Model confidence (mean pLDDT): 82 of 100. Predicted 3D model of a 576-nucleotide part of an RNA (large-subunit ribosomal RNA, domain V) from a Minisyncoccota bacterium. The organism belongs to Minisyncoccota, within Bacteria.
Context: one part of a larger RNA
RNA sequence: CCUGCGGCUAGACGGAAAGACCCCGGGAGCUUUACUGUAACUAGAUAUUGAAUUUUGGUUUUGGAUGCGUAGCGUAGAGGUGAGGAUUUGAGGCCGCGAUCUCGGUUGCGGCUGAUCCGACAAUGAAACAGCCUUCUUUCGAAACCACAGUUCUAACCCCCAUUAAAUUGGGGAGACAGUGUCUGGCGGUCAGUUUAAGUGGGGCACUUGCCUCCUAAAAUGUAAUGGAGGCGUUUAAAGGUCGGCUAACUCCGGAUGGAAAUCGGAGUGGUCGUGCAAAGGCAUAAGCCGGCUUUACUGCAAGAACUAUAUUUCGCGCAGUUGGGAAACCAGAACUUAGUGAACCGACGGAUUCUCAUAGAAAAUCCGAAGAUCAUCAACCAAAAGUUACCCCGGGGAUAACAGGCUAGUAGGACCCGCGAGUCCAUAUCAACGGUCCUGUUCGGCACCUCGAUGUCGGCUCUCCGCAUCCUGGAGGUGAAGUCGCUUCCAAGGGUCUGACUGUUCGCCAGUUAAAGCGGAACGUGAGCUGGGUUCAGUACGUCGUAAGACAGUACGGUCCCUAUCUACCGUAGG
Numbered sequence: 001c002c003u004g005c006g007g008c009u010a011g012a013c014g015g016a017a018a019g020a021c022c023c024c025g026g027g028a029g030c031u032u033u034a035c036u037g038u039a040a041c042u043a044g045a046u047a048u049u050g051a052a053u054u055u056u057g058g059u060u061u062u063g064g065a066u067g068c069g070u071a072g073c074g075u076a077g078a079g080g081u082g083a084g085g086a087u088u089u090g091a092g093g094c095c096g097c098g099a100u101c102u103c104g105g106u107u108g109c110g111g112c113u114g115a116u117c118c119g120a121c122a123a124u125g126a127a128a129c130a131g132c133c134u135u136c137u138u139u140c141g142a143a144a145c146c147a148c149a150g151u152u153c154u155a156a157c158c159c160c161c162a163u164u165a166a167a168u169u170g171g172g173g174a175g176a177c178a179g180u181g182u183c184u185g186g187c188g189g190u191c192a193g194u195u196u197a198a199g200u201g202g203g204g205c206a207c208u209u210g211c212c213u214c215c216u217a218a219a220a221u222g223u224a225a226u227g228g229a230g231g232c233g234u235u236u237a238a239a240g241g242u243c244g245g246c247u248a249a250c251u252c253c254g255g256a257u258g259g260a261a262a263u264c265g266g267a268g269u270g271g272u273c274g275u276g277c278a279a280a281g282g283c284a285u286a287a288g289c290c291g292g293c294u295u296u297a298c299u300g301c302a303a304g305a306a307c308u309a310u311a312u313u314u315c316g317c318g319c320a321g322u323u324g325g326g327a328a329a330c331c332a333g334a335a336c337u338u339a340g341u342g343a344a345c346c347g348a349c350g351g352a353u354u355c356u357c358a359u360a361g362a363a364a365a366u367c368c369g370a371a372g373a374u375c376a377u378c379a380a381c382c383a384a385a386a387g388u389u390a391c392c393c394c395g396g397g398g399a400u401a402a403c404a405g406g407c408u409a410g411u412a413g414g415a416c417c418c419g420c421g422a423g424u425c426c427a428u429a430u431c432a433a434c435g436g437u438c439c440u441g442u443u444c445g446g447c448a449c450c451u452c453g454a455u456g457u458c459g460g461c462u463c464u465c466c467g468c469a470u471c472c473u474g475g476a477g478g479u480g481a482a483g484u485c486g487c488u489u490c491c492a493a494g495g496g497u498c499u500g501a502c503u504g505u506u507c508g509c510c511a512g513u514u515a516a517a518g519c520g521g522a523a524c525g526u527g528a529g530c531u532g533g534g535u536u537c538a539g540u541a542c543g544u545c546g547u548a549a550g551a552c553a554g555u556a557c558g559g560u561c562c563c564u565a566u567c568u569a570c571c572g573u574a575g576g
Base pairs, nucleotide, nucleotide: 001576002575003574004573005572006571007570010568011567012566014563015562022397023396024395025394026393027392028389029388030387031386034194035193036192037191041186042185043184044183045182046181047180048179050153051152052151053150054149056147057146058145059144060143061142062141063140064139065138067136074129077135078134079133080132081131084118085117086116092113093112094111095110096109097108098107099106100105158173159172160171161170162169197209198208199207206226210232211231212230213229214228215227233378234276235335236334240294241293242292243291244290245289246288248272249269250268251267252266253265254264274283275282277340279338280337281336298321299320300319301318304315305314306313310379323332324331325330346372349369350368351367352366353365404451405449406447407446408445410444412440413439414438415437416436417435421431422430458533459531460530461529463525464522465521466520467519468518471496472495473494474491475490476489477488478487479486498512499511500510502508539557540556541555542554543552544551545550
């Protein structure tokens, strides 16, 4: 060196299981004051479902009564007809009893008496009366029908007992109720189907989502971020149009009350003032301020442009019509400009009628106009929507978190420089502020680069190697080193570096020792070496939160740790 054999398990990001944690997409279980339904329950109507009576209400028919502004003898409902009508079958008058009343009267009944009374005419008035016909208001009575409610009945229907082989029959109770069918409303996680946004230096919590202005933006335009600042979801009949006129603001000086600032005069600066509101850009020829007259805050178009993926959006010459202002030329299709917003569908509204199911109408439709959205997740999903899962499942992701590694070094640890000061005096024996320059990769972080078709996670046990910023032992310098003990710095990694109580602990504190009881690294070394106390599944409980399902870097009890070694490495041994 090669080849065996026996061991060991450090590595082959070893084997096993398309990671269960996390995120994304999908699903399922469960909850509820999520949405929409729904079983059940409940209320009403109606059918099965009939009879009688009473109350109340309505409709119709019939009979009677009723009707007052002023004037007029007077209580004139309206219209028509009409010159007569009523009366011993009792006119008129008187008495009594009612009804009504605008207290004037009207009307009904009874008794006495016994022959007239009313209208036309005339008067008054808007309307002229007797009688007859039609009709209205108010009111009384009767009848019929209907409805509501109450009571009663028995024959439907229901129950019990007896009977019958069964059908049935008899008796009792209850009774048009109950039960059942249909329709309508209420309630309804009982059950069902679903929804429960995205962005996001992982996700959640928080915040944001459309539009306008500025910076970032790198001197055309454009340009991102959970970059830095702010606004909008309107307002105005004048704050629009036009014609004419005017100049704010501040400083200084002067002037009664009068002051830092009121009003008056003068000078200077010039856009600082003002602009309905944010910011930016504008604005004195004013776009700022005041006044006169007004409605162009028009109708029908529109050459041509800006911007743009599209859809939107923006500007506009000019023509026709009709107006306003101005002497006129001219100006005017809102506002100094840039925000002040919402596509379709849908139903409702106003207008029109070319078409439209035999014709006409109606309905519907179409066309034009205009209103209805915090559709604000603002290019808008449905008319309509919240949670929970540790009981969970599937598809994916190292596109994305937790461990470890990597990069970085803010934080951490360490060194050096300067030296305010402390050290009686004296910066530097020792300590050292304010600062500066570096190093390390042991802390907490940042990033998200390998790994989610799996790189097992704290601590302990076992076993090994390394660094030196050295705890002891060794050698030196300084000392505010007399000695003894120290303090500090330099060299030095050969060897060594404890046992217990408590706690799952690392750490820590305590007890007793020691020369000393060092700090770190090796996937916070080491689970194909051990353990499994902690953390981190399923069970249960407490506190707290939640309506609940459930949740909690809150707590408590309990809780399956697989691998026979192929290769490399290492140990032992044999042969060549």

Its Rfam family is "Bacterial large subunit ribosomal RNA".